Small-subunit ribosomal RNA from an uncultured prokaryote, 1485 nucleotides, folded computationally. Model confidence (mean pLDDT): 82 of 100. Rfam family: Bacterial small subunit ribosomal RNA. Rfam links the family to the GO terms ribosome and structural constituent of ribosome.

RNA sequence: AGAGUUUGAUCCUGGCUCAGGAUGAACGCUAGCGGCAGGCUUAACACAUGCAAGUCGAACGGUAACAUUUCUUGCUUGCAAGAAGAUGACGAGUGGCGCACGGGUGCGUAACGCGUAUACAACCUGCCUUGAACAAAGGGAUAGCCCAUGGAAACGUGGAUUAAUACCUUAUAACAUCAUUUUAUGGCAUCAUAGAAUGAUCAAAGAUUUAUCGGUUCAAGAGGGGUAUGCGUGACAUUAGCUAGUUGGUGAGGUAACGGCCCACCAAGGCUACGAUGUCUAGGGGUUCUGAGAGGAUGAUCCCCCACACUGGUACUGAGACACGGACCAGACUCCUACGGGAGGCAGCAGUGAGGAAUAUUGCGCAAUGGAGGAAACUCUGACGCAGCCAUGCCGCGUGAAGGAAUGAAUGCCUAUGGGUUGUAAACUUCUUUUAUAUGGGAAGAAAUGCAGAUACGUGUAUUUGUUUGACGGUACCAUACGAAUAAGGACCGGCUAACUCCGUGCCAGCAGCCGCGGUAAUACGGAGGGUCCAAGCGUUAUCCGGAUUCAUUGGGUUUAAAGGGUCCGUAGGCGGGUUUUUAAGUCAGUGGUGAAAUCCUACAGCUCAACUGUAGAACUGCCAUUGAUACUGGAAACCUUGAGUGUGAUUGAAGUGGGCGGAAUGUGUCAUGUAGCGGUGAAAUGCAUAGAUAUGACACAGAACACCGAUUGCGAAGGCAGCUCACUAAGUCACAACUGACGCUGAGGGACGAAAGCGUGGGUAGCGAACAGGAUUAGAUACCCUGGUAGUCCACGCUGUAAACGAUCAUCACUCGCUGUUGGCGAUACACAGUCAGCGGCCAAGCGAAAGCGUUAAGUGAUGCACCUGGGGAGUACGGUCGCAAGAUUGAAACUCAAAGGAAUUGACGGGGGCCCGCACAAGCGGUGGAGCAUGUGGUUUAAUUCGAUGAUACGCGAGGAACCUUACCAGGGCUUAAAUGUAGUGGGACAGGUCUAGAAAUAGACCCUUCUUCGGACUCAUUACAAGGUGCUGCAUGGUUGUCGUCAGCUCGUGCCGUGAGGUGUCAGGUUAAGUCCUAUAACGAGCGCAACCCCUGUUGUUAGUUGCCAUCGAGUAAUGUCGGGAACUCUAACAAGACUGCCGGUGCAAACCGUGAGGAAGGUGGGGAUGACGUCAAAUCAUCACGGCCCUUACGUCCUGGGCUACACACGGGCUACAAUGGUAGGUACAGAGAGCAGCCACUUCGCGAGAAGGAGCGAAUCUAUAAAAACCUAUCACAGUUCGGAUCGGAGUCUGCAACUCGACUCCGUGAAGCUGGAAUCGCUAGUAAUCGGAUAUCAGCCCUGACCCGGUGAAUACGUUCCCGGGCCUUGUACACACCGCCCGUCAAGCCAUGGAAGCUGGGAGUGCCUGAAGUCCGUCACCGUAAGGAGCGGCCUAGGGUAAAAUUGGUCCACCUGGGGCUAAGUCGUAACAAGGUA
Repeated sequence: AGAGUUUGAUCCUGGCUCAGGAUGAACGCUAGCGGCAGGCUUAACACAUGCAAGUCGAACGGUAACAUUUCUUGCUUGCAAGAAGAUGACGAGUGGCGCACGGGUGCGUAACGCGUAUACAACCUGCCUUGAACAAAGGGAUAGCCCAUGGAAACGUGGAUUAAUACCUUAUAACAUCAUUUUAUGGCAUCAUAGAAUGAUCAAAGAUUUAUCGGUUCAAGAGGGGUAUGCGUGACAUUAGCUAGUUGGUGAGGUAACGGCCCACCAAGGCUACGAUGUCUAGGGGUUCUGAGAGGAUGAUCCCCCACACUGGUACUGAGACACGGACCAGACUCCUACGGGAGGCAGCAGUGAGGAAUAUUGCGCAAUGGAGGAAACUCUGACGCAGCCAUGCCGCGUGAAGGAAUGAAUGCCUAUGGGUUGUAAACUUCUUUUAUAUGGGAAGAAAUGCAGAUACGUGUAUUUGUUUGACGGUACCAUACGAAUAAGGACCGGCUAACUCCGUGCCAGCAGCCGCGGUAAUACGGAGGGUCCAAGCGUUAUCCGGAUUCAUUGGGUUUAAAGGGUCCGUAGGCGGGUUUUUAAGUCAGUGGUGAAAUCCUACAGCUCAACUGUAGAACUGCCAUUGAUACUGGAAACCUUGAGUGUGAUUGAAGUGGGCGGAAUGUGUCAUGUAGCGGUGAAAUGCAUAGAUAUGACACAGAACACCGAUUGCGAAGGCAGCUCACUAAGUCACAACUGACGCUGAGGGACGAAAGCGUGGGUAGCGAACAGGAUUAGAUACCCUGGUAGUCCACGCUGUAAACGAUCAUCACUCGCUGUUGGCGAUACACAGUCAGCGGCCAAGCGAAAGCGUUAAGUGAUGCACCUGGGGAGUACGGUCGCAAGAUUGAAACUCAAAGGAAUUGACGGGGGCCCGCACAAGCGGUGGAGCAUGUGGUUUAAUUCGAUGAUACGCGAGGAACCUUACCAGGGCUUAAAUGUAGUGGGACAGGUCUAGAAAUAGACCCUUCUUCGGACUCAUUACAAGGUGCUGCAUGGUUGUCGUCAGCUCGUGCCGUGAGGUGUCAGGUUAAGUCCUAUAACGAGCGCAACCCCUGUUGUUAGUUGCCAUCGAGUAAUGUCGGGAACUCUAACAAGACUGCCGGUGCAAACCGUGAGGAAGGUGGGGAUGACGUCAAAUCAUCACGGCCCUUACGUCCUGGGCUACACACGGGCUACAAUGGUAGGUACAGAGAGCAGCCACUUCGCGAGAAGGAGCGAAUCUAUAAAAACCUAUCACAGUUCGGAUCGGAGUCUGCAACUCGACUCCGUGAAGCUGGAAUCGCUAGUAAUCGGAUAUCAGCCCUGACCCGGUGAAUACGUUCCCGGGCCUUGUACACACCGCCCGUCAAGCCAUGGAAGCUGGGAGUGCCUGAAGUCCGUCACCGUAAGGAGCGGCCUAGGGUAAAAUUGGUCCACCUGGGGCUAAGUCGUAACAAGGUA
């Protein structure tokens, strides 16, 4: 110090989350020791038991217990009993002091309670210290004891008697107190201090060891307390008004003292937006935690203050209390009881129950420190000192160290099987002994006091010597012995965040702080191995601060992310021009006081270190006082003119209010002309019209709005304002510089204005027009469209008070480059102008901004004031308040829920957005499909099985380029368990093979026959065993490879540079051009790569070379005829090389690229035609069944063999085909012309036979030689005359041929016969732009044969049309919008239905706290009275005031209402239902 998370990516805004530190903690796992600390945060809930405050005999009367002594008696002569306060002592009692300290808790309290600083001239103070003075004389009681008596007890009652440092009377007394008079000084108003005079009032106690201690009065001190004041010290305004002793005065009372503290009277005040009052919460501080700090949070332990002591009230005593372990009363609760009545208060220390996640021993001791009493010894002390329990925290130590077979043991884990890791880790060798254990020694804390003595001087005091006293504790510590011996775990390992693999699981089980993991290869679940981080602890949970500049003083924002009030006026408040003088409040500096100690920090020191502790310093940023300074701010005074205002003169405008007037249009009415439609729409219909509409003309009437001018115009504070004119009112601007002299700016509350809609009352109503009605559209259409039409729109008055009231931009002032347009003034003769002031616009520099953008009209740079914001939803909702007639407005939450919501920009994709362009995309044409029959593929159905895959375009004559068996993967049945291949090893047999027979459907099983070589080593082969197998089983969503498609579309990228914060852009855009990102020009780009093109193959022309199997012009031979032969190398052809075409030339256009002309030449002309060639990528596209391969699965079976069946089923649906429906044809006869491929288990000439398929013979050819091989359409001739035919050939019957082991399911072909549908095909749809479509035949692959009408190749004949790009489809580029990015097959809204959750309302019900009125009213103070007691003082009694409490009444306030009922909306969930509102022009912006 930051990080993760919104997005495809980016920047920003913004929330959520994490890493750190801390704790009086708790929980889980684990645990060796010590030191120092800490330990009911919850029920101020209830408490059994014990202890926590007593002491003094040197105040007193005394003597219950104990002891001593004395005496007496009994006698077992050292025992028992009794007596004596005589002694030590002492129960109970009187008296004194203490009990108001110490200890606990945090209920209450928002307060002078606390903190801090002051004041008391309004105060008190026991014990202690110092000083002064004094202590005289008397008296009467009473407790106790004794007697009697009541009661269960607690506790009393009566009688007699007694003491005091208890009580009372008298005396003395002032430097005390009070009153009067007076002097001086001082101060702060009352007054204070000091002094004088007079008068009045009040005191005492003794004890004793004779040393002292104690008593009374006064004064002073110290310490303690009381009171008052300034400042500071929570939340809520959905608490805005509160207050009758209230505020003040006078008088009296009361108090230690001031004071409405209390009372009587008088006055009407006092507090409050700088937050009164109310409600809720809370002890405050020093501190503690965190933080860089400022802050934020906190108030355990320790210290200070306060409050409280079962709850509420009250006083007494006392120096001090309204009193924790005192009293009285009331209440609640508990206990005892003889039922009459009594007792109690752990928020002291232990402890118990309860509550709770949770917090200890019914311990030891007064040895130390401190306290009470005492002269002291001493007693008491759960304060305190110690110990016990608890890893609760902090600190420290240990669990070994060195070497080491390491050339890396074993196990475990992983593995590519080579190895790696665990790991110097272990074993092993050597060493050490902290700690634990055992044994022994053994502290400091202790100095006082007391006792005994000594010294200083005479007591006493001081000093000193000796002695006495330790709970902890035989503890700390030390020594010796022993032996690695007694001692390691927890969490984590996807990113943040250090640390990775295997197995299991399979959106299950589970994890998770956030993002998120898990659906068969999980570094995220569980286990294991390994690793990482801490370590006697480690994690989790909770809480606080931090990070969070995420409430921003330091240190934020408000155009679009949340956020500027709709506008103006103006109160309080805040801020404020220039000069001079003064003051010194703010401000600054010095000094003084205070800021307790502890804490924090620094230094040093003590425990072996540290924690801990001690000493010293610093600090405590604060408050108060005082002295000084005077620049700035403030106060006071005087002046100034530039801010502001006034004046004079001009001028501007749709500024406002009221009145008058005008024309066009519309509607209505009347009249007229005139006739059949009008109107309306995408198209229609409703509607109007023969009772005369619409249209046209004239006249009349009505209401509303004001065309052109008109504009980026003007005016107004905003809303808003538009015909012309008049009246009234307001405002701005300019010029002048005459007047005032800071009069200013902003503005919480407040007031006024405030579009449209709406409301009230009364008018008005032409047009338009919510609601409503009808007609359409539609699946529906409560809409969009149409025809009507009420409120309303208009006017007057009143209300409402809101808008995307927007420039989404508050007001005012100052400053900061420019260019340009325009409105109104001024200057000027001027419409020139370069000027100037005030507005309204556009573009840009700097600067700002997340960017878009803003940019003198700032969103720049500064100043002042106000308003507002703090994640999204819930929600501008609920409740409450205010306003309103209502509608509603304003103010304005929470529970709950999510990890985002959002802004700007980027790249894509998409659009029923735009522009440009292309393509058999449309159009123009030709021929088809869709109708029929058949063949074929698919779906569906069926089946034992109908194996599997492909399934929009991009599956469906596809894998399959050939299913009768085989293939074959499927089904039924029968078998085998290693069948096939190969190898190794072992054993056994010999040949194996082959043939025949039997059983069987076959596989297979059985029997028989036949049967080796050898150099004797073996070879070969079989059987068997073992090991390696096998799988067309799953996953194409684990993969490789291959393929389809977009698409043969023109795109896809990179380097460097430049631009941008960045994603990214530029290049690749623009203007042209092209088939093309093809090329040119321009250009912050310059280049390059993959694509395009070219290079390759075929074809079209020519040449050269070569000349067999091909060719034959010339020469010759020969035949019926044929290159048949000799020969030839010309031609064709074959097959190699080369040439040729490049917009090269010409003309036109153009800057160029290029295009146009067909112009020349040429076989070919503008990529000549065709093929191969398929960029980056998309579709989790297809294929695990071509093949390969990871993982999973099966192993007498999911492997493998055999027979038979199935893949060929058949109501039906679809795709792509064949044949047709005929005369451009059919049939019959005749006559021509190809190319390219194939052939030995082959092609088969030729001959014979058969009607034929074919058969029987039989040459040639492994092929430019031979063969299939007849090409067909075409052409010629004949016939058929429009019909279900001489068209068409399905189907069926019969007879055959061939292949094959075998044609039944289930082959092809031939012949004879039969002769179905079909007469050109609905909606719709496909192909094709030239040697193309159409049409005709031929060949090949696979193959025994063939379902081939398929696929692929070859040639023959050979068209029509394209105006063009509006539209459909697909694509490319640019641009635009976007809430899409799984990318429109996207996203997404609302009702309803289901489940869950929190919440509002309402009738009730039921609580709490506080208050008010009335009634009652204990104890108690005070007052009064008093016939009783007392000499008196005084008391009892009685009465009064007040009050706690109780009762009652009405209202307000704040909660609860779960299992139940009613109701409203909200959130979340899941693949529900209905629609499609929003995002693109989202299909009605």